About this RNA:
SAM riboswitch aptamer (S box leader) from a soil metagenome, 147 nucleotides, folded computationally.

[in-house]
RNA sequence: CUCAUCCAGAGGGGUGGAGGGAACGGCCCUGUGAAGCCCCGGCAACCAUCGCGAUGAUCCACGCUCGGCUGUGUUUCUGGCCAGUGAGGCCAUCUCGUGACUGGUGCCAACUCCGGCCCGCUGCCGCACGGCAGAGGGAGAGAUGAG
Numbered sequence: 001c002u003c004a005u006c007c008a009g010a011g012g013g014g015u016g017g018a019g020g021g022a023a024c025g026g027c028c029c030u031g032u033g034a035a036g037c038c039c040c041g042g043c044a045a046c047c048a049u050c051g052c053g054a055u056g057a058u059c060c061a062c063g064c065u066c067g068g069c070u071g072u073g074u075u076u077c078u079g080g081c082c083a084g085u086g087a088g089g090c091c092a093u094c095u096c097g098u099g100a101c102u103g104g105u106g107c108c109a110a111c112u113c114c115g116g117c118c119c120g121c122u123g124c125c126g127c128a129c130g131g132c133a134g135a136g137g138g139a140g141a142g143a144u145g146a147g
Base pairs, nucleotide, nucleotide: 001147002146003145004144005143006142011040012039013038014037015036019029020028021027024115025114026113041108042107043106046104047103048102049100050099051098052097053096054095056094057093058092059089060088062086063085064084065083067082068081069080070079071078073077112141117138118137119136121134122133123132124131125130
């Protein structure tokens, strides 16, 4: 830099001793013990691996056709290539779905905790302007994985 995902899920102990939730604004968590470090456990299924399935794609060899093109062969035959089609192979590659959880990460308060920028919707401030509130879509930023 590119692509995918981010409303699901999953915590105990030891150590440590005041912060943490990316930044900012909120709002939270935290001496009933924050961050960090160590041990054990768990969640998940991104990548690799190993299974299973497919009416999938390509590929492979085969059969068929008043089919097409072509050859130094050749009386109606026959070789090659192409096209169409049929039933297969899959101990060929890929794709899709699904399972295991062996390896590489990741994760285990709150939707990525919420918001800001853009868009329209609903309600309220009597209407307009403007504002407030709510739910939603998108962008940006961030996180994780793969390249």
It matches the Rfam family "SAM riboswitch aptamer (S box leader)". Rfam's curators write: The SAM riboswitch is found upstream of a number of genes which code for proteins involved in methionine or cysteine biosynthesis in Gram-positive bacteria.
Model confidence (mean pLDDT): 78 of 100.